[in-house]
Molecule: FMN riboswitch aptamer (RFN element)
Organism: Marininema mesophilum
RNA sequence: UCAAUCCUUCGGGGCAGGGUGUAAUUCCCGACCGGCGGUGAUGGUACCUUGAUUACCUCAGUCCGUGACCCGCUUAUGCGGUUGACCUGGUGAAACUCUGGGACCGACAGUAUAGUCUGGAUGGGAGAAGGAUGAC
Repeated sequence: UCAAUCCUUCGGGGCAGGGUGUAAUUCCCGACCGGCGGUGAUGGUACCUUGAUUACCUCAGUCCGUGACCCGCUUAUGCGGUUGACCUGGUGAAACUCUGGGACCGACAGUAUAGUCUGGAUGGGAGAAGGAUGAC
C1' cells in the first nucleotide's frame, strides 16, 4: 500500500411562551430540530513548489443514493417492494449546494388529531474510526 476474512468501539436532534377546552408538548398562535455516503462555486490550512486546472480538511433536511419504520417471501441469515419535501431575486462561464427573500417535509403504535411526548428500542442501523490475520 492492497483485496479478502474477522474483531472492537462509536453511530439522531427538537414545542420556550401563549389561546381554547373536563382533557391537547397532539388542535390554534408561535417556537424548535435536521441520520449516513456522494456531489459541490463555501470557508480554512499547507508550500523549495503559489497551482487559468496544487494538496488536504470543511460546506445540501427539500440534488443523487441510503438507513430506521411498514408490506411480501424466508427457519434464519437474507432477498424484493414501499417510503417526505423548493421556489424565486442576485452574483457568475457555470448555482439543485453560495447569498437575499419566501415556502415546504418528516414511519408505526398509544393518547384530544403528535417531525418534537410515551412505547417497540438496553433493539436495529446506513455508516465512521481503530485493530488482527494475509499478500506485496